RNA sequence: UCUCUUUUUGCCAAACCUGUCGCAAGACAGGGACGGAAAGCCACGGGUCCCAGUUUUAGGGGACUGCCGGGCCGCCGGCG
Numbered sequence: 001u002c003u004c005u006u007u008u009u010g011c012c013a014a015a016c017c018u019g020u021c022g023c024a025a026g027a028c029a030g031g032g033a034c035g036g037a038a039a040g041c042c043a044c045g046g047g048u049c050c051c052a053g054u055u056u057u058a059g060g061g062g063a064c065u066g067c068c069g070g071g072c073c074g075c076c077g078g079c080g
Base pairs, nucleotide, nucleotide: 002080004078011036012035016031017030018029019028020027021026034066040072041071042070044069045068046067047064048063049062050061051060
C1' cells in the first nucleotide's frame, strides 16, 4: 500500500410512534432497533417513487445513496 473479514473500542439506525416542513414522494428532530464492515459523502449512470402536464408527440421539476453500479474520503485489529 492492497485485499479479505474473524478482533477490540466504538459508530450508524429499519419498521413504528410524536412534533415540524412539504400538494406529494419524502426530509428534519426526539424516542426506538430491523439490520449494516463504510448503512460516511456525491443524484454521475441505471432503477423505483412523487408532482404537474399531455391524452398525439416531445419533454419539465422533485424524492430515494438503507435499490444497484460508479467516484471521493476514513477508524480499529487480525490473516496474506